Context: one part of a larger RNA
RNA sequence: CUGGGCGUAAAGGGUCCGUAGGCGGUCAUGUUAGUCUCGCGUUAAAUAUAUCGGCCUAACCGAUAUCCCGCGUGGGAAACGGCAUGACUAGAGAAUAUGAGAGGUGUGUAGAACUCUCGGUGUAGGGGUGAAAUCCGUUGAUAUCGAGGGGAAUACCAAAGGCGAAGGCAGCACACUGGCAUAUUUCUGACGCUGAGGGACGAAACCCUGGGUAGCGAAUGGGAUUAGAUACCCCAGUAGUCCAGGGCCUAAACGAUCUUCUCUAGCUUUUCGGAGUAUCGACCCUCUGAGAGGCGAAGCUAACGCGUUAAGAGAAGCGCCUGGGUAGUACGAGCGCAAGCUUAAAACUC
Numbered sequence: 001c002u003g004g005g006c007g008u009a010a011a012g013g014g015u016c017c018g019u020a021g022g023c024g025g026u027c028a029u030g031u032u033a034g035u036c037u038c039g040c041g042u043u044a045a046a047u048a049u050a051u052c053g054g055c056c057u058a059a060c061c062g063a064u065a066u067c068c069c070g071c072g073u074g075g076g077a078a079a080c081g082g083c084a085u086g087a088c089u090a091g092a093g094a095a096u097a098u099g100a101g102a103g104g105u106g107u108g109u110a111g112a113a114c115u116c117u118c119g120g121u122g123u124a125g126g127g128g129u130g131a132a133a134u135c136c137g138u139u140g141a142u143a144u145c146g147a148g149g150g151g152a153a154u155a156c157c158a159a160a161g162g163c164g165a166a167g168g169c170a171g172c173a174c175a176c177u178g179g180c181a182u183a184u185u186u187c188u189g190a191c192g193c194u195g196a197g198g199g200a201c202g203a204a205a206c207c208c209u210g211g212g213u214a215g216c217g218a219a220u221g222g223g224a225u226u227a228g229a230u231a232c233c234c235c236a237g238u239a240g241u242c243c244a245g246g247g248c249c250u251a252a253a254c255g256a257u258c259u260u261c262u263c264u265a266g267c268u269u270u271u272c273g274g275a276g277u278a279u280c281g282a283c284c285c286u287c288u289g290a291g292a293g294g295c296g297a298a299g300c301u302a303a304c305g306c307g308u309u310a311a312g313a314g315a316a317g318c319g320c321c322u323g324g325g326u327a328g329u330a331c332g333a334g335c336g337c338a339a340g341c342u343u344a345a346a347a348c349u350c
Stems, first nucleotide, its partner, number of pairs: 003322004007304002012318001014201004021194003025088008034080001035077008048066007091191001092188004096183004103177007110154001114150008125136002162169002206247006215241002220236004258317006266295011299306002323350003332343004
């Protein structure tokens, strides 16, 4: 390279947008460097294959035919593909009307809990554990009542629930704002899919500057435990956790399952729409669209399992794998304030 693969054996890029490229709906006409066909030229000989023949046979040798990817040139074809033109509406998009939602950003605000301060009541304990101790408390703790301050997070609702491309998103209100679904048809008329590079986003931790700090809490100190205990348990507690701005760019970033489209039994639950029937109305019932679950036909799978949300049957494009260790390391390069990240070997060894 041809292959074979990528849920769990090696292997889907963290996610989206999108450049080049690749691929691309229906009809008609024209054209044609792809494609198909015919002729000619060339494709040395030997070799190769088939048949016949020559050495006793074979190897070997000879003859004839075939083969000789292909290339050049001329003629022809127009189904497919390309190009051009015209048309279409089933893909895609727009419009209109509804609808659901922790989607995002900002501002404000509420109650519970916690903690601190002050005041009242009140007195000897409290706290903590397997048991204790460190610790707090007669300068009055714990408990309880009242007042005030502070920061962080939003019980119940809550769900197999919802939204978001992913990361992720949860009190309430307002402002701004992205996406989605359904319905009637109206409009545009292939405007599409994928996407190497590229761009943007990207939990937590960490870094820089400034603020904030109630609780929790790496580090650290102390008390225990223990042979020891740089731990598990307890008492404290700094960074951090929070906010604003900037950086980092990783993850079991998981559905360990790339994106898009088409097709292939059902049953059942649930979320959000629509239509019909029914009804005073709401349920119920029937059908239907878009999601989210459970179980299962066929089929697939090494098995487990998957099964219209496929890991089934197909198509297009991208990414990735190719025995284990060395190693996601060295070197080089790019990025970063740093930490480090991305790209990524070999010797050697089994």